[in-house]
RNA sequence: GGGGAAUUAGUCUAAUCGGUUAGGACAUCACCCUUUCAAGGUGGUAACGGCGGUUCAAAUCCGCUAUUCCCCA
Numbered sequence: 001g002g003g004g005a006a007u008u009a010g011u012c013u014a015a016u017c018g019g020u021u022a023g024g025a026c027a028u029c030a031c032c033c034u035u036u037c038a039a040g041g042u043g044g045u046a047a048c049g050g051c052g053g054u055u056c057a058a059a060u061c062c063g064c065u066a067u068u069c070c071c072c073a
Base pairs, nucleotide, nucleotide: 001072002071003070004069005068006067007066010026011025012024013023019056028044029043030042031041032040049065050064051063052062053061
């Protein structure tokens, strides 16, 4: 220098052909339960790497960019 892949909450992960509140697990917070703790139950908070484009509508399609990884030179 060329090509490819990945990026979603504190952590891990899903999302079908672009369409109704972005789902789940752990963690965290509140409450219930318990003499207390743990376990268990109920509920809450929290995420689409950034910018731009296409579209009535973008996590999803396109471009640029950032970071990480792989291959070629």
The RNA shown here (transfer RNA) has 73 nucleotides and comes from uncultured Phocaeicola sp. Its Rfam family is "tRNA". Rfam links the family to the GO term triplet codon-amino acid adaptor activity. The sequence was found in a public genome assembly.